[in-house]
C1' cells in the first nucleotide's frame, strides 16, 4: 500500500436492538473498624465515550472524512 479490529473514568473494560441515569472491576478521597498498617465494610469524587460533518425528534451505538494504536498481508 491492500484488508480486518480498536479509540468509553487515572488503567483494564462492558455497552452498539439508537431512546429515560453512562456503568463494572481495581485505582483514589473521606468514614467505620485497628495501639497502627494492611485486609474489610459503608459513603463520594472522577467521562460531555479520538477529532469533524451528516442522517433522525432522539446518538457512544448510523453513514462520510480525518488522526492515532494493534494483527495480517503484499
Nucleotide at each position: 500500500g491492500g484488508c480486518g479490529a480498536g479509540a468509553u473514568a487515572g488503567c483494564u473494560c462492558a455497552g452498539u436492538u439508537g431512546g429515560u441515569c453512562a456503568g463494572a472491576g481495581c485505582g483514589c478521597a473521606u468514614g467505620a473498624u485497628u495501639c497502627a498498617u494492611a485486609a474489610u465494610c459503608a459513603u463520594g469524587a472522577g467521562g460531555u465515550c479520538c477529532g469533524g460533518g451528516g442522517a433522525u425528534c432522539a446518538u457512544a451505538g448510523c453513514c462520510c472524512c480525518g488522526u492515532c494504536u494493534c494483527g495480517c498481508u503484499a